[in-house]
RNA sequence: CACUUAUCAAGAAAGGCGGAGGGUAAUGGCCCUUUGAAGCCUUGACAACCUCUCUCUCGUCCAAAACGAGGGAAAAGGUGCCAAUUCCAACCCGAUGAUAUCGGGACAGAUAAGUC
Numbered sequence: 001c002a003c004u005u006a007u008c009a010a011g012a013a014a015g016g017c018g019g020a021g022g023g024u025a026a027u028g029g030c031c032c033u034u035u036g037a038a039g040c041c042u043u044g045a046c047a048a049c050c051u052c053u054c055u056c057u058c059g060u061c062c063a064a065a066a067c068g069a070g071g072g073a074a075a076a077g078g079u080g081c082c083a084a085u086u087c088c089a090a091c092c093c094g095a096u097g098a099u100a101u102c103g104g105g106a107c108a109g110a111u112a113a114g115u116c
Base pairs, nucleotide, nucleotide: 002115003114004113005112006111007110008109013043014042015041016040017039021032022031023030027089028088029087044082046080049078050077051076053073054072055071056070057069058068059067060066086108091105092104093103094102095101096100
């Protein structure tokens, strides 16, 4: 880099350095930002994808252990994350109905686990 699966309406910020952009690139909108953007560092939080630990139920078993499946707790380790639904739209379908609103899907993207 590519592919597979799952999730993406919830949640959670302070300080220091920095000095003009940022919200994925591009388009439109909307928004954040010198009352300090991006980025880096420190600390803290959030979450629970993977690992670990504990626990409950079920199956195998005479039973226990072990293993497997499912639920729960916790947060030690690996990640992630801490404006706005992934900020919204764009393409397709449907409903209302009148050029807009709502719903679903696709594409794209993000994260995790895995495969080559």
A computed fold for a 116-nucleotide RNA from a Chitinophagaceae bacterium, annotated as SAM riboswitch aptamer (S box leader). The model forms 88% of the base pairs in the Rfam consensus. The source organism's lineage runs through Bacteria, Bacteroidota, Chitinophagia, Chitinophagales and Chitinophagaceae.